[in-house]
Context: one part of a larger RNA
RNA sequence: GGCAUAUGGGGGAUACCUAGGUAUCAAGAGUCGAAGAAGGGCGUAAAAACCGACGAUAUGCUUCAUGGAGCUGGCAUUAAGCUAUGAUAUGAAGAUUCCCGAAUAGGAUAACCUUUAAAACAUUUUUCUGAAUGCAUAGGAAAAAAUGAGAAAACCAAGUGAACUGAAACAUCUUAGUAGCUUGUGGAAAAGAAAGCAAAAGCGAUUCCCGGAGUAGUGGCGAACGAAAUGGGAACAGCCCAAAAGUUAACUUAUUUGAUUAACUGGUUGAGGGAGUCCAAAAUCUUAAAAUUAUAUAUUUACGCGAAUUGUUUGAAUGACAAACCAAAGAAAGUGAUAGUCUUGUAGCUUAAAAUUUAUAAAACUAAAGAGUGACAUCCCAAGUAGCAUGAAACAUGUGGAAUUUCGUGUGAAUCUGCGAGAACCACCUCGUAAGGCUAAAUACUCCUUGAUGACCGAUAGUGAACAGUACCGCGAGGGAAUGGUGAAAAGAACCCCCAUAGGGGAGUGAAAAAGAAUAUGAAACCGUAUGCUU
Repeated sequence: GGCAUAUGGGGGAUACCUAGGUAUCAAGAGUCGAAGAAGGGCGUAAAAACCGACGAUAUGCUUCAUGGAGCUGGCAUUAAGCUAUGAUAUGAAGAUUCCCGAAUAGGAUAACCUUUAAAACAUUUUUCUGAAUGCAUAGGAAAAAAUGAGAAAACCAAGUGAACUGAAACAUCUUAGUAGCUUGUGGAAAAGAAAGCAAAAGCGAUUCCCGGAGUAGUGGCGAACGAAAUGGGAACAGCCCAAAAGUUAACUUAUUUGAUUAACUGGUUGAGGGAGUCCAAAAUCUUAAAAUUAUAUAUUUACGCGAAUUGUUUGAAUGACAAACCAAAGAAAGUGAUAGUCUUGUAGCUUAAAAUUUAUAAAACUAAAGAGUGACAUCCCAAGUAGCAUGAAACAUGUGGAAUUUCGUGUGAAUCUGCGAGAACCACCUCGUAAGGCUAAAUACUCCUUGAUGACCGAUAGUGAACAGUACCGCGAGGGAAUGGUGAAAAGAACCCCCAUAGGGGAGUGAAAAAGAAUAUGAAACCGUAUGCUU
């Protein structure tokens, strides 16, 4: 030096565990903000660094309800206190709520400064003023109004709008109207009561699902893109204006008048409707999808009651053995090992002063609203609109024979004997009634709350994060970790010895210290010690 055996150090794999994640389901909630938000800064405790809580009334104040013996947060220790005159705690409603921040009296290098102590700015209303320019208007000044602003995960609507990529290159095309950016609303949004589908038969607003169907089609007919109707379901709900005509008022006109404006009445649709005129009939029926008040029931935000076991073994029993019991409760978690009967619970039953949401019923009020028939063919039925030309876009449809929808430019109708559509266009036929508006439900999503579940993870996994957007890096935008486990209980090792307060040996605790805080299990690499064999 090598090999073997034994025994250590070192290291933190493995198995076990879970305090944290993750996915889904059900229900709720779907907003907060000038009454100052979201988010922060700085403070507040007897001693107080950090986190949480709170705000100069500061580790808390008030009221009401619950609850019933301890309490002064995580977090020990000491001190000083509170509490059956009901504390601490739980829930509801209030009060307080520094400074910054939309930040809004002025300023500023956010959390500060200054003064005259102020809603700055915008909007609306009113008043007073008031140009060019005579009346007027623009503008100016003041007052009033808690109208707006800012924050917020996704869903939604609108505007704007890529590229990598695919086409095995690439340009039309695709990726894709996607990502990104901007704006805006709501708890949903959008859409929506046919100028619709269809096809000789009919349907009857919209939305969503299944299906039709990878079909019909589109396409350097390449890559690829890709419907609709019929059918089956979910959910169902319909309405209001403009116009014709009329009344009133203002204005206008020398007057009769007529035009315009405002308010009101009227009226609202396609077997066309309405106005007007004429005729007839007049009695009954139907109805909120808005808000308020009151009552009742239920929901949510604290609770409460809640069955049934002992012995031996053990450090400890829930295990084993022996003998019992409950069950509308044998879900689950905890407890010194595996518990229906130990604890919390569970099944079942029960509860609210206060607040919250929803539904139903009834009443009053507001508005009240709507609904008849026939004749006449005088009037109305949404105009720079429809259409057309041209240039684009959206439609599954790439300009094509290209209907339909939308936009730019130009042009430019008709009023029911009208107009549009049925995929060029024309005729016939059929369907509808544009150029105004509103509308619940079925649908989408989850920053958030509650409950539940998992052939989901178990500390190199699962969120980046079991400890955190922390430490650390960067001027900055921004980037961004690692670190879990003593024991049933600290019983965390009094005292003695070596001695640097490190480390160790006794003693003691404990079931165990080969559990000693660098703490459970404790693999490998790597480093020793002892013995044997061997060179």
This is a predicted structure of a 535-nucleotide part of an RNA (large-subunit ribosomal RNA, domain I) from Prasinoderma coloniale. The organism belongs to Prasinoderma, within Eukaryota.